This is a predicted structure of a 514-nucleotide part of an RNA (small-subunit ribosomal RNA, 5' domain) from an uncultured bacterium. Its mean pLDDT, the model's own confidence on a scale to 100, is 88.
[in-house]
Context: one part of a larger RNA
């Protein structure tokens, strides 16, 4: 000098765009943050229409309850898809975690795209519901009935999987690919519509996307850590997995790693980047983007295409809450917000209008993702606090050699201007599409008009480094200070004033990095 997620002191007009718990991965009141589909299904409730029914009544064919059908609306439950995305945090991790380049002849992939083939025949349940029991509650038992795109059995199988026969081609080995014959195994579901048709379902191949695993290289400090290792290293076999593998197990062998730093300890999420620097390098990893890890602490699996699952389940633990003391409930490192810690870090806001996501045929519903507004000079950028004229150099302050000098064209005064602010009027784009309709921001941006200099300047410094000097006070005191050093009676170094220098809605200080 530059930089900052900064803090502190003094000061503070406006706008745009960013950024905002670096500490306690401390504890959390309250609300919201993941639902959706009635075009999968049976119920339940409501409304309308209608059939039946016929009490009282009467005008003799009208009429209440009850029973039934259809349509529409709502929805607890069954079922499907989504809750593995999106959002948060950085605790752990020195590791194939990350970065980079490869490998898979050792793998998986819901939804999506393309293509081929198929959807036949049956069955038994169970929620809801009814009846009933237990419990303070959370909830839960028994019994009876019922539906499905829920579940189960059978059939069929172009291609699929496995075994086998024969042949060909290829590869670095295990092996891979193609073809022929035989055998075994494995599917399915319907819904909407008057119909055409639409949406689904099953098997398979290929693609796309996403993921998994393995390998080379790179990735902080301590040797005042030198030896480490029993599933340890390898083999055979079996199991397990989507898949290779000591991943697991049985047996066999006795290996494996290490000064090219094993093992141990400390510290730390990694990167694109960011800061600095002429560069080499050094420092750093906040915001944004990619990857990883975690979700009160520890462990575990279930479901599923995908999890060992932040707002799922089970067990244990700590903590908090409810309780009728028998037993239960909870997890903000989601968005706001509270307490606490701290030098220090925001609103319990508006909206789904846009973009994106989930579900749905759609209408649409949900979305604290997101779009916005609010707070904070935290940062960057822009603008303003007026412009011109104005000497008798007014008053006043300060200094003075008492002549004067200086603040100083500065002020006053006169003539203007109207940015920003204030008030009034108009008023968007962002909105896509066949059209109608649809804007949180917002009556905002922006435009026009009115008024009047009116509402808007501070902070640090002035001994040298380093730009800027005098007076008074003080008297090694009070104090200053980044270094050198100032202060003990004339202090340009302390304090105040006048003046001056620097920067300016900021200016200084502190901290950290180059």
């Nucleotide at each position: 000098g530059g930089a900052c997620g900064a803090a502190c002191g003094c000061u503070g007009g406006c706008g745009g765009c960013u950024u905002g718990c670096u500490u306690a991965a401390c504890a959390c009141a309250u609300g919201c943050a993941a639902g959706u589909c009635g075009a999968a299904c049976g119920g339940a409730g409501g409304c309308u229409u209608u059939g039946u029914g016929g009490a009282a009544g009467c005008u003799u064919g009208c009429g209440a309850a009850g029973c039934g059908a259809a349509g529409c609306c709502u929805u607890a439950g069954u079922g499907g898809c989504g809750g593995a995305c999106g959002g948060g945090u950085g605790a752990g991790u020195a590791a194939c975690g990350c970065g980079u380049g490869g490998a898979u002849a050792a793998c998986c992939u819901g939804c999506c795209c393309a293509u081929c083939a198929g959807g036949c025949c049956g069955g038994g349940a169970u929620a809801a519901c009814g009846c009933u029991g237990g419990g303070a509650a959370a909830c839960u038992g028994g019994u009876g009935c019922u539906a499905a795109u829920a579940c189960c059995g059978g059939a069929u199988a172009c291609g699929u999987u496995c075994c086998u026969u024969a042949a060909g081609g290829c590869g670095c080995a295990u092996g891979c690919c193609u073809u022929u014959g035989g055998g075994a195994a494995g599917a399915a579901a319907g819904g909407g519509g008057g119909a055409a048709c639409c949406c689904g379902c099953u098997g398979a191949u290929g693609g796309a996307u996403g993921g998994a695993u393995c390998c080379g290289c790179g990735u902080c400090c301590c040797a005042u850590u030198a030896g480490c290792u029993a599933g340890u290293u390898g083999g055979u076999g079996c199991g397990g997995u989507a898949a290779c593998g000591g991943c697991g197990c049985a047996c066999c062998a006795a290996g494996g790693c290490g000064a090219c730093g094993a093992u141990g300890g400390g510290u730390a999420g990694c990167c694109g980047g960011c800061c600095u620097g002429a560069g080499a390098g050094g420092g750093u990893g906040g915001c944004c983007g990619g990857c990883c890890a975690c979700a009160c602490u520890g462990g575990g699996a279930c479901u599923g295409a995908g999890a060992c699952a932040c707002g799922g389940c089970c067990c244990a633990g700590a903590c908090u809450c409810c309780u009728a003391c028998g037993g239960g409930a909870g997890g903000c490192a989601g968005c706001a917000g509270u307490g606490g810690g701290g030098a220090a870090u925001c609103u319990u806001c508006c909206g789904c209008a846009a973009u994106g996501g989930g579900c749905g045929a759609a209408a649409g519903c949900c979305u604290g993702a997101c779009g916005g507004a609010g707070c904070a000079a935290c940062g960057c950028c822009g603008c303003g606090u007026g412009a011109g004229u104005g000497a008798c150099g007014a008053a006043g302050g300060c200094c003075u050699u008492u002549g004067g000098g200086u603040c100083g064209u500065a002020a006053a005064a006169c003539u203007c201007u109207g940015u920003c602010u204030u008030c009034g009027g108009g008023g968007a784009a962002g909105a896509a599409g066949a059209a109608a309709g649809u804007g949180a921001c917002g009556g905002u941006a922006c435009c026009c008009g009115a008024g009047g200099a009116g509402g808007a300047a501070g902070c640090c410094c002035c001994g040298g480094c380093u730009a800027a000097c005098u007076a008074c006070g003080u008297g090694c005191c009070a104090g200053c200070a980044g270094c050198c050093g100032c202060g003990g009676u004339a202090a340009a170094a302390c304090g105040u004033a006048g003046g001056g220098g620097g920067c300016g809605a900021g200016c200084g200080u502190u901290g950290u990095c180059c």